[in-house]
RNA sequence: GUCCUUAUAGCUCAAUGGUAGAGCAAAACACUUCUAAUGUUUAGGUUAAAGGUUCAAGUCCUUUUAAGGAUU
Numbered sequence: 001g002u003c004c005u006u007a008u009a010g011c012u013c014a015a016u017g018g019u020a021g022a023g024c025a026a027a028a029c030a031c032u033u034c035u036a037a038u039g040u041u042u043a044g045g046u047u048a049a050a051g052g053u054u055c056a057a058g059u060c061c062u063u064u065u066a067a068g069g070a071u072u
Base pairs, nucleotide, nucleotide: 001071002070003069004068005067006066007065010024011023012022013021018055026042027041028040029039030038048064049063050062051061052060
């Protein structure tokens, strides 16, 4: 240089173009003499950035950025 993969909650990961979710972590409450465990609930998202296609984009297309890999 060329090609490929990945980027979504604090962390690990989902999500057929049609309401962005789960587990863990966090907070509150219940339980308990207290703690832990358990149960219930809550909060937490500019879906890496910019543009395009579409009635509608996390998803499709283009460019860029970052990380990883292959090849020379």

Predicted 3D model of a 72-nucleotide RNA (transfer RNA) from a Rickettsiales bacterium. NCBI's taxonomy places the organism under Bacteria, Pseudomonadati, Pseudomonadota, Alphaproteobacteria, Rickettsiales. Rfam family: tRNA. About the family: Transfer RNA (tRNA) molecules are approximately 80 nucleotides in length. It is annotated as a transfer RNA. The RNAcentral record of the sequence draws on ENA. Its mean pLDDT, the model's own confidence on a scale to 100, is 81.